Context: one part of a larger RNA
């Protein structure tokens, strides 16, 4: 000098754009953040009439899809985690293309009714019923297993009845994902040896898939001063800051990847999870309890306590963009779009302009003449960016639909009106005098000032710098 997710002190007019718990991955009251489908299914309730195998609405249930996305955080991780470049032994719901099929049956079960248990959470028994829920048979161009003419395997219907939409098998694509490898990726040797599923082989199991991934047996290997192991620290990257560059530092916001979801472990379902707002077990904590037993998980958005130098509203809307469900209408969406708070930052604008000398008054200094503040003020003439009031009023939306918002913007009226501070003045370093104080009180980044004329302390006048900011502190180059 530049920079900052900054903080503190003094001060503070407006707008645009951005940013806003860096600390306790501390604990959380309350509300909301993931639902939707009646064009899969049977019921309960309400209502309407054209009373019947009726229509509409709503509620819970069975069923489907979605809850693996989106959103948060950075605890862990020095690792194929990430970055980059490759690879072969794989999977892929929804979407696209193509081929073929969509046949015949069956048994249940929630809801509901009845009877119980329990304080509650919830739950038991009996009975009834439906399906795009479940099961069996048939069929099989492709498909799978065996390698010989063998074996195995599918489906679901619905309605507004049509170029409708689903369902099943297969092939290809796209997308997304799993796995492997080369290279790169902090500090410490005051850590020098580490390793038994360890390294390799055979066989088997397992997986979507290769593989000690797991197991049995066999061999004795594998890694290491080119730093193994151990310890400490840390999410990684695109980037960001600085610098002429090389480099150094860093990883907030935005984007990609990874990991985590009270702590530890586990699987279930599923195309996909070992699943933030799913399940089970254990633990700590909190809450309810009739003491028998139960409930919970904000590192989602707000918000609270706590910690801290320090970081915002328990706001509006689905109007746009996007996502889930649905044929659709539509519903949901604290994603998102907006608004609120904060000079936290960057950028822009303003706090008036012209004229005005008797160089007024006052202040300060003085050699007492004067000098300076200073065209500064007053006065006169203007202007209206801002501001206040009145009127009009968007783009964003395309037939309709606008939270923002009567906002931005435009027109009119009024009146200099509503708007300047902070730091410094010994040298470095731009800017000087007087008074007070008297090694005191104090200043200070370094050198150093202060012990009776202090340009260095405090005040005043004057001056310098920056300016809605200015200084200080901290950190980086």
């Nucleotide at each position: 000098g530049a920079g900052c997710g900054a903080a503190c002190g003094c001060u503070g007019g407006c707008g645009g754009c951005a940013g806003g718990c860096u600390u306790a991955a501390c604990a959380c009251a309350u509300g909301c953040a993931a639902g939707u489908c009646g064009a899969g299914c049977g019921g309960g309730c309400a209502u309407c009439c054209u009373u019947g195998u009726g229509g509409u609405g709503u509620c819970a249930g069975c069923g489907g899809c979605a809850g693996a996305c989106g959103g948060g955080u950075g605890a862990g991780u020095a690792a194929c985690g990430c970055g980059u470049g490759g690879g072969a032994a794989c999977g892929u719901g929804c979407c696209c293309u193509u081929c073929g099929g969509u046949u015949c049956g069956g048994a249940a079960u929630a809801a509901c009714u009845c009877a119980g248990g329990g304080a509650a959470a919830c739950u038991u028994g009996a009975g009834c019923u439906a399906a795009u829920a479940c099961c069996g048979g048939a069929u099989a161009c492709g498909c799978c297993c065996u390698u010989u003419u063998g074996g195995g395997g599918a489906a679901a219907g619905g309605c507004u009845u049509g170029a409708c939409u689903g369902c099943c098998g297969a092939a290809g694509g796209a997308u997304c994902g799993g796995c492997c490898c080369g290279c790169g990726u902090c500090u410490g040797a005051u850590u020098a040896g580490c390793u038994a599923g360890u390294u390799g082989g055979u066989g088997a199991g397992g997986u979507u898939a290769c593989g000690g991934c797991u197991c049995a047996c066999c061999a004795a290997g594998g890694c290491g001063a080119c730093g193994a192991u151990c310890a400490g620290u840390a999410g990684c990257u695109g980037g960001u800051c600085u610098g002429a560059g090389a480099g150094g530092a860093u990883g907030a916001u935005c984007a990609g990847c990874c990991a985590c979801a009270c702590u530890g472990g586990g699987a279930c379902u599923g195309a996909g999870a070992c699943a933030c707002g799913g399940c089970c077990c254990a633990g700590a904590c909190u809450c309810c309890u009739a003491c028998g037993g139960g409930a919970g998980g904000c590192a989602g958005c707000a918000g609270u306590g706590g910690g801290g130098a320090a970081u915002a509203u328990u706001g509006g809307a689905c109007a746009a963009u996007g996502g889930g469900g649905g044929c659709a209408a539509c519903c949901c969406u604290g994603a998102u779009c907006c608004a609120g708070c904060c000079a936290u930052g960057c950028c822009g604008c303003g706090u008036g302009a012209g004229u005005g000398a008797u160089g007024a008054c006052g202040g300060c200094c003085u050699u007492a003449g004067g000098g300076u503040u200073g065209u500064a003020a007053a006065g006169c003439u203007c202007u209206u960016u801002u501001c206040u009031c009145c009127g009009g009023g968007a783009c964003g939306a395309u037939a309709a639909u606008g939270a923002c918002g009567g906002u931005a913007c435009c027109g009119g009226a009024g009146g200099a009106a509503u708007a300047a501070g902070c730091c410094c003045c010994g040298g470095c370093u731009a800017a000087c005098u007087u008074c007070g104080u008297g090694c005191c009180a104090g200043c200070a980044g370094c050198c150093g000032c202060g012990g009776u004329a202090a340009u260095a302390c405090g005040a005043a006048g004057g001056g310098g710098g920056c300016u809605a900011g200015c200084g200080u502190u901290g950190c980086u180059c």
Predicted 3D model of a 477-nucleotide part of an RNA (small-subunit ribosomal RNA, 5' domain) from Methylobacterium sp. L7-442-1. Its mean pLDDT, the model's own confidence on a scale to 100, is 86. The organism belongs to Methylobacterium, within Bacteria.